[in-house]
RNA sequence: UAGUUAUCAAGAAAGGUGGAGGGAUUAGACCCUUUGAAGCCUUAGCAACCCUUGACUCCCAUAGUCGAGAAGGUGCUAAAUUCUAUCCCCCAAAAUGGUGGACAGAUAACGC
Repeated sequence: UAGUUAUCAAGAAAGGUGGAGGGAUUAGACCCUUUGAAGCCUUAGCAACCCUUGACUCCCAUAGUCGAGAAGGUGCUAAAUUCUAUCCCCCAAAAUGGUGGACAGAUAACGC
């Protein structure tokens, strides 16, 4: 760091430090924030991608499905990825329409 696959309306915060911003990017809306933002540190927690494990399918393996677990590697711990739009597509007779798709983004595993 190109790319591939999967997931993204659930869940889970205190303390210290810091001192004015933050919610990815552009625009708008809305929201959080001096009753202390971002960042950093500590501790705790959530989840179950990797991981451990049981049953089943299968001759076996691979693989898949359904459970259980949480030592370790990541990740995460306001609000749907906060919402909408800007580009393309689909549905609709039409739009100030749609819990639509794609794109974009985040995370994981793989990987040039």
This is a predicted structure of a 112-nucleotide RNA (SAM riboswitch aptamer (S box leader)) from an uncultured Flavobacteriaceae bacterium. Its mean pLDDT, the model's own confidence on a scale to 100, is 78. Its Rfam family is "SAM riboswitch aptamer (S box leader)". From the family's description: The SAM riboswitch is found upstream of a number of genes which code for proteins involved in methionine or cysteine biosynthesis in Gram-positive bacteria. It was read from a public genome assembly, where an Rfam model found it.